[in-house]
Context: one part of a larger RNA
Order: sequence, then C1' cells, then structure tokens
RNA sequence: UGACGGGGGCCCGCACAAGCGGUGGAGCAUGUGGUUUAAUUCGACGCAACGCGCAGAACCUUACCAGCCCUUGACAUCCCGGUCGCGGAUCGCAGAGAUGCUUUCCUUCAGUUCGGCUGGACCGGUGACAGGUGCUGCAUGGCUGUCGUCAGCUCGUGUCGUGAGAUGUUGGGUUAAGUCCCGCAACGAGCGCAACCCCCGCCUUCAGUUGCCAACGGUUCGGCCGUGCACUCUGGAGGAACUGCCUGUGACAAGCAGGAGGAAGGUGGGGAUGACGUCAAGUCCUCAUGGCCCUUAUGGGCUGGGCUACACACGUGCUACAAUGGCGGUGACAGAGGGAAGCAAUACCGCGAGGUGGAGCUAAUCCCUAAAAGCCGUCUCAGUUCGGAUUGUUCUCUGCAACUCGAGAGCAUGAAGUUGGAAUCGCUAGUAAUCGCGGAUCAGCUCGCCGCGGUGAAUACGUUCCCGGGCCUUGUACA
Repeated sequence: UGACGGGGGCCCGCACAAGCGGUGGAGCAUGUGGUUUAAUUCGACGCAACGCGCAGAACCUUACCAGCCCUUGACAUCCCGGUCGCGGAUCGCAGAGAUGCUUUCCUUCAGUUCGGCUGGACCGGUGACAGGUGCUGCAUGGCUGUCGUCAGCUCGUGUCGUGAGAUGUUGGGUUAAGUCCCGCAACGAGCGCAACCCCCGCCUUCAGUUGCCAACGGUUCGGCCGUGCACUCUGGAGGAACUGCCUGUGACAAGCAGGAGGAAGGUGGGGAUGACGUCAAGUCCUCAUGGCCCUUAUGGGCUGGGCUACACACGUGCUACAAUGGCGGUGACAGAGGGAAGCAAUACCGCGAGGUGGAGCUAAUCCCUAAAAGCCGUCUCAGUUCGGAUUGUUCUCUGCAACUCGAGAGCAUGAAGUUGGAAUCGCUAGUAAUCGCGGAUCAGCUCGCCGCGGUGAAUACGUUCCCGGGCCUUGUACA
C1' cells in the first nucleotide's frame, strides 16, 4: 500500500421487510448428469454451465459409429504432356450409393502475326503442396460473460517522507453520481458520471392516392364516387423543462421540502452507451494464428445408423388440479411485423387438418389478421361436462423419403393430478399477473427465443437481520 475480520461508523440495491404471482409435488416439453451403446460427436460446470453454442439433428446439417470406396486429392498456386472446348439433357448395365462402363441429342470458347503462338477450360502425370471441427483458450489475436451502469480508476507539477509511499481523492454538507458547494499544501488535468444519440408523451409548421360527412353534391349506402387537407394519421423540421418563478429551510452556498403554471417537474418514462481492472473466467468447433501431431490417413466421397437410447437424479418451461371455472351460443375492439420459388381474399368440397380454384398485392392501397373481456344459456362441487397424458384406428400436409425419428386433424380411450415438505425465484406501474398476435431460423417441424399490443393490480412501517456493493476508520503473525 492492499487484502481479510462471526471490528466500528456512514450509505445504497426487489438485499431484507410489506405485498402479488410462481418453482419444489403431477403429466408432458426441453437441457444436463449418470448409465447404456458400434456411436449415443464436441464444448459450457457456483453466482456468471444446465429451453446455453443450436434463430430449426428424418437425408443434408454432422464434426460420431459400421460398412464400401479415393489418394496431388472435394478446394488453391506452380511445372510437364495431351484434347479443343466446357456445359446441359438423355439410353442401358453393375452397385446400397459413391463410383465404373456405355448410348443418343443440343451446343461447338476468345484473341490471332494462322505458328498449338497466347489466354481459357478439361483430361492424364510428377512433385512441391493441399487438407485436418486433430491437441494446447495455461502460447495468442479478436469477440464475450462477470463484479456493475457499481462510482470509481489515474496522471502532471508542487509539497511531505531516508524509502515503499502519502497528499490531491481526506474533512463539513449534498447528490442517482469523485454530483455540486464550502474548507484544506495543494493547483490543475484525463478515463468514467452527467449531457450530446434513438424511441414514447404535448404543441407548431411543411407535405397529402391513408384518413374525414368536419363542409357541399351524388350514392347500387360501403369514404363507395366527386370535391377538399380541417381533423386522425404518417414522417421531415422546429418549439417545449431550466429548480426558470414563489414560499419555507440551509452556512448568505450546494441543495432539500412544499406550491403555482404546465402535456410533462426536479434524471419526465424507456433504450443505446459498460472506466482502470478482476476471475491464467469462456471460446483453437465462427474466424484468425504460434507450437505440436496426422499425410493411401487424424484428409476426402458415399449408404445406413447415431446425436431422439433410459433403472434413475437435477435445472428451465408448458398444461393442469377447476365455478373469478368448463361447455354451447352470441359477439366488439389492437399494435408491431411478414409477403413474388411469396401472402392469398370471395366461392365451392370436407365434421376437421386440409383440398379445388384463384380476385388482389412489386404492397399506408391487396393478403396473412386477434384473443381474453362482455352478454345469454347450461353444469352445482363430483376425479366431475375438471384435467388432458397414454394407447388404438382412420386421415391431412411437407418432403426423393416420415420405420428408427416430423407436425397436424377426426373418432375412440381416458392416466397422474384435489394447491404441492425442507427449501427457493421474479416483480415497485402501464410494472406484476393474465390474454392473444407477429417475426427470425425454416421444405416441414417450437411449450424455446426475440418483439408487439389488449385487460390491468397489491404493497413498501422501516434498514435490526440475510446477500452484494461504495466511502472513512481500526486490528492483523496474510501478500
């Protein structure tokens, strides 16, 4: 100087408390451990691994296993020889296919000094080399997590100390903040904080193939048509909030409390933004890269299998156990996105998944496109008209192909489950809870992820205690 303390003081945070809803019990989904296996590819392991890499494992992916094949190689550059094209379609044979042999057709490269001379492509050959998701994240770059959006981390000059170092950065107030004020052997400065950036909330202006009966006319009544940009809206520019004003308080300071006006008030709400560093944290399976290793194989191709196994254990979710509910009927209202190898209306067929057909839409114009809520009826507390697992069967769709191993529909079947031990998680407001909708990936496949809106609470006395953190101080046989 740090680190640590079941030392002290001060102060924060959904840290506790107050409240609401969960997890832990059940079934299923998903990840992991373990076990099994020819293989169940690999990585990630307290917080900060475990719906994580995977924003899509039937083949492919794929790195794993078995078998069958290739060896200058699937890919790059160079050298030698040969062909003149390549490329596409196609017949047949063998084969699981890769591949090997073979038939027919379309097309017959560019420049040219007409010399295979140059380029380009293909075939064959030789070796240099290619190739490796092989090892080392404890050799590395880059990227990322975490403490933590915590308020800290430092420097120059000066001063003090033999020195390590101190001072500044401590102290008195204050703040979300090393934020600001005052004081002070310090005076300044940098990286952080804040602000500058984006979205939401109010207004103005500009612009009107969306919107409007606001005003007029027509109407087969639908902004449907004409007219028109007032309004809504869309998206560009600007304004608006600064403790600016008042009162009190405070050291006459910084600030704090209350009030006025205002769409908004003391950081208005949300996002982006992550200091010096810590964990030899994570990643050599994104990529890059040192070293080591393989080189007829640890490289390459293919078929099939596996990653989907199952006594069990754990994490994360979904659905429930019901009456604030189930079922039937009726029936209103979004936002944000996506759509041409696409989204698909109206119509018809089917109980349904879906099918036929196809208007419109390069999309503020067309389409995908709401649900819960509300109202009426019924059920009357039961393993039920709750719950839907499991199984049988018949189908639908995607795809070369759903056996291993896809999703969905109909009928039948109806399991566990009656609120979950010890323990444990999230959340302070348009939040929790609850309801649906969209998107990425994607042929198909989601209870996950990322977004969007609808309905819409309760509680916070307080900081003694648990956890994490900041500042000052104290002890130390630790560094």
Predicted 3D model of a 479-nucleotide part of an RNA (small-subunit ribosomal RNA, 3' major domain) from an Alphaproteobacteria bacterium. The prediction has a mean pLDDT of 83.